Predicted 3D model of an 85-nucleotide RNA (c-di-GMP-I riboswitch aptamer) from Desulfosporosinus sp.
Its mean pLDDT, the model's own confidence on a scale to 100, is 89.
Rfam family: c-di-GMP-I riboswitch aptamer. Gene Ontology term of the family: cyclic-di-GMP binding.
The sequence was found by an Rfam model in a public genome assembly.
Of the family's consensus pairs, 95% are formed in the model.
RNA sequence: CUGCGACAAAGGCAAACCCGGCGAAAGCCGGGGACGCAAAGCCACAGGUCUUCCACUGUAAGGUGAUGACGGCUGGGCUACCGAA
Repeated sequence: CUGCGACAAAGGCAAACCCGGCGAAAGCCGGGGACGCAAAGCCACAGGUCUUCCACUGUAAGGUGAUGACGGCUGGGCUACCGAA
């Protein structure tokens, strides 16, 4: 340095749920809270999933479509703390 990841050390993040706010929704932000996480740090690039203000379609019910969202669904890219085997 590359891989790897320990009942190591120092630290980190924070699911569900609750409260407040934003949003049409999916969902997001802040506070509390910890199920978990060795990249649960960053990037919607590929696949996947969710939503439909709006657009198209339809007599209607509804259908179709991200430019919206999810990185704690999988892959890929970039970066990084520690050092037992």